[in-house]
Context: one part of a larger RNA
RNA sequence: UUGGGUGUAAAGCAUUUGUAGGUGGCUUUUUAAUUUCGUCAUCAAAUCCCAAGGCUCAACUUUGGACAGGCGGUGGAAACUACCAAGCUAGAGUACGGCAGGGGCAGAGGGAAUUUCCGGUGGAGUGGUGAAAUGCAUAGAGAUCGGAAAGAACACCAACGGUGAAAGUACUCUGCUGGGCCGAUACUGACACUGAGAAAUGAUAGCUAGGGGAGCGAAUGGGAUUAGAUACCCCAGCAAUCCUAGCGGUAAACAAUGGAUACUAGGUGUUGUGCGUAUCGACCCGUGCAUUGCUGUAGCUAACACGUUAAGUAUCCCACCUGGGGAGUAUGUUCACAAGAAUGAAACUC
Numbered sequence: 001u002u003g004g005g006u007g008u009a010a011a012g013c014a015u016u017u018g019u020a021g022g023u024g025g026c027u028u029u030u031u032a033a034u035u036u037c038g039u040c041a042u043c044a045a046a047u048c049c050c051a052a053g054g055c056u057c058a059a060c061u062u063u064g065g066a067c068a069g070g071c072g073g074u075g076g077a078a079a080c081u082a083c084c085a086a087g088c089u090a091g092a093g094u095a096c097g098g099c100a101g102g103g104g105c106a107g108a109g110g111g112a113a114u115u116u117c118c119g120g121u122g123g124a125g126u127g128g129u130g131a132a133a134u135g136c137a138u139a140g141a142g143a144u145c146g147g148a149a150a151g152a153a154c155a156c157c158a159a160c161g162g163u164g165a166a167a168g169u170a171c172u173c174u175g176c177u178g179g180g181c182c183g184a185u186a187c188u189g190a191c192a193c194u195g196a197g198a199a200a201u202g203a204u205a206g207c208u209a210g211g212g213g214a215g216c217g218a219a220u221g222g223g224a225u226u227a228g229a230u231a232c233c234c235c236a237g238c239a240a241u242c243c244u245a246g247c248g249g250u251a252a253a254c255a256a257u258g259g260a261u262a263c264u265a266g267g268u269g270u271u272g273u274g275c276g277u278a279u280c281g282a283c284c285c286g287u288g289c290a291u292u293g294c295u296g297u298a299g300c301u302a303a304c305a306c307g308u309u310a311a312g313u314a315u316c317c318c319a320c321c322u323g324g325g326g327a328g329u330a331u332g333u334u335c336a337c338a339a340g341a342a343u344g345a346a347a348c349u350c
Base pairs, nucleotide, nucleotide: 003322004321005320006319007304008303012318014201015200016199017198021194022193023192025088026087027086028085031082033081035077036076037075038074039073040072042070043069049065050064051063052062053061054060091191092188093187094186095185096183097182098181099180103177104176105175106174107173108172109171110154114150115149116148117147118146119145120144121143125136126135162169163168206247207246208245209244210243211242215241220236221235222234223233258317259316260315261314262313263312266295267294268293269292271290272289273288274287275286276285299306323350324349325348332343333342334341335340
């Protein structure tokens, strides 16, 4: 390499959009590139294979013949792929009527709690722990009542629930806006799937500049514990956490499960939306499509498990793996303000 694989053994890109490429519904026609069938020429001889002959046999050798295959010419066929032309509606999409939603961005408003400040009451502790101490407090703390300010986060509802491509997303209201699902009819007529490169988005931590800073809290200081304690516990506490504009581009970015299509028992919940039945009406009962769970048959699996949301049965496209360590290291290159990220070996060793 081929093959075999990728939930947990090595292996699915963090996610999406999409270029080239690959692959691609149904019917009829054209061409004959492809495919297929014949035929011609050629592929030196020797060798190999077959038949017959010659050395007494054999090895050896002589003569004749062929298979298979390659390249080229030529003549047919037209089912498949492809091409030409025309059409279709089951894929895909548009229009229309509804619906649900923490989807996104911006603005406005709200209450509980916390801390601080001011004032009143009050008068000795408070705080913290396994036990203490550092700390705070007669310059009046803690407690309690009233007032003010600030920042951050939004209890209950709340769910195995909703929504988004993923990251993510929840106090309330308003404005703008993306997507989805269902329904019934019109329209377009394969416009589709995947997607190397590429582009966009991408938690937290981190970086740059300017704000903000209640609580919490890496670093740091102190008190304990301990043989020691650069920790776990306690008292403080800078950065960070928050906002705006950029950078960065990584996570056990997980369902450790790439996307699309089709097929293959059921049972029982959930969310959205239809239909039938029923009724005065709401329920009830049955049922379709989409979503999200549990259980489970066949099958599959090394087992665990998966099981119409497949890890089953098949097709198409992409990504990735090929013993452990060395090592996600070295080197080179690209990107970045930096931190670093991406790509990514070998010697050696078991």